[in-house]
Context: one part of a larger RNA
RNA sequence: UUGGGCGUAAAGAGCGUGUAGGCGGCCCCUUAAGUCCUGCGUGAAACCCUGCGGCUCAACCGCAGACGGUCGUGGGAAACUGGAGGGCUAGAGUGCGGGAGAGGAGAGUGGAAUUCCCGGUGUAGCGGUGAAAUGCGCAGAUAUCGGGAAGAACACCCGUGGCGAAGGCGGCUCUCUGGAACGCAACUGACGCUGAGACGCGAAAGCGUGGGGAGCAAACAGGAUUAGAUACCCUGGUAGUCCACGCCGUAAACGAUGGACGCUAGGUGUGGGCGGUGUCGACUCCGUCCGUGCCGAAGCUAACGCAUUAAGCGUCCCGCCUGGGGAGUACGGCCGCAAGGCUAAAACUC
Numbered sequence: 001u002u003g004g005g006c007g008u009a010a011a012g013a014g015c016g017u018g019u020a021g022g023c024g025g026c027c028c029c030u031u032a033a034g035u036c037c038u039g040c041g042u043g044a045a046a047c048c049c050u051g052c053g054g055c056u057c058a059a060c061c062g063c064a065g066a067c068g069g070u071c072g073u074g075g076g077a078a079a080c081u082g083g084a085g086g087g088c089u090a091g092a093g094u095g096c097g098g099g100a101g102a103g104g105a106g107a108g109u110g111g112a113a114u115u116c117c118c119g120g121u122g123u124a125g126c127g128g129u130g131a132a133a134u135g136c137g138c139a140g141a142u143a144u145c146g147g148g149a150a151g152a153a154c155a156c157c158c159g160u161g162g163c164g165a166a167g168g169c170g171g172c173u174c175u176c177u178g179g180a181a182c183g184c185a186a187c188u189g190a191c192g193c194u195g196a197g198a199c200g201c202g203a204a205a206g207c208g209u210g211g212g213g214a215g216c217a218a219a220c221a222g223g224a225u226u227a228g229a230u231a232c233c234c235u236g237g238u239a240g241u242c243c244a245c246g247c248c249g250u251a252a253a254c255g256a257u258g259g260a261c262g263c264u265a266g267g268u269g270u271g272g273g274c275g276g277u278g279u280c281g282a283c284u285c286c287g288u289c290c291g292u293g294c295c296g297a298a299g300c301u302a303a304c305g306c307a308u309u310a311a312g313c314g315u316c317c318c319g320c321c322u323g324g325g326g327a328g329u330a331c332g333g334c335c336g337c338a339a340g341g342c343u344a345a346a347a348c349u350c
Stems, first nucleotide, its partner, number of pairs: 003322004007304002012318001014201004021194003025088004030083002033081002035077007042069001049065006091191001092188003095184003103177007110154001114150008125136002162169002206247006215241002220236004258317006266295011278283001299306002323350003332343004
């Protein structure tokens, strides 16, 4: 390389938008580039293959034939692919309707709790643990009542509930704003799928500047434990955690499962929409579409398991793997303030 693969063995990019490219619905007419048939030309000789022959055989040699091309050119075919033209509505989109949701951004606001400060009551302990001690407390703590300040997070509701492409999103109100599903079929008429590069988003930690700092808490200090204890437990405690703006660009960024479309038994729960039946009504039942769970047929799988939300059966496109270690390292390049990130070997060794 071919082939075979990628849930857990090596392997799906963290996620999206989208350029080139690849691939692409139904019908008619046309073209003839691909495709197919055919004529001619050419594909030297030697070699290979077949037959015959020559050295006593053979190797070797001679003669004849056959084979050999993504080839050139002429003629022809028109199913399929491509090109041109016309039409269609089942894909895709627009519109209209009603409408669920922690989707995003900004501003404001509420109560519980915690800590601190002030005041009242009150007295000897509090705290903490396996047990203790460090620590706090007669300069009046803990407990309790009243008042005040601050920051951060939003109990119950809360649900294998919802929303988002992923990361992720949860008190309440307002403003701005993204995307659906569903129903109706009025409109456009293939406008589609994927997507190398590229661009954007991207938890936590970390970084820069400025603010903020209640609680928590790396580092650090002390007390315990222990043979030791640079830990687990305890008392403290600084970065940080919070806000604004700018970086970083990683993760067990996981469903360890790329995206799109079609097809292939069912059962049961749940969120949203629509239609129908019954009812005065809440609502019940039936049907249907979309989402989200569980259990299971066929099938698949090394097994575990997956199973209309496929890991089943197919088509298209992208990414990735190729024994373990060395190593996601060195070197080089690009990016970054740095930390480091991305790309990515070899010697050697088993």
Small-subunit ribosomal RNA, central domain from an uncultured bacterium, 350 nucleotides, folded computationally. The RNAcentral record of the full RNA draws on ENA, Greengenes and SILVA. Model confidence (mean pLDDT): 86 of 100.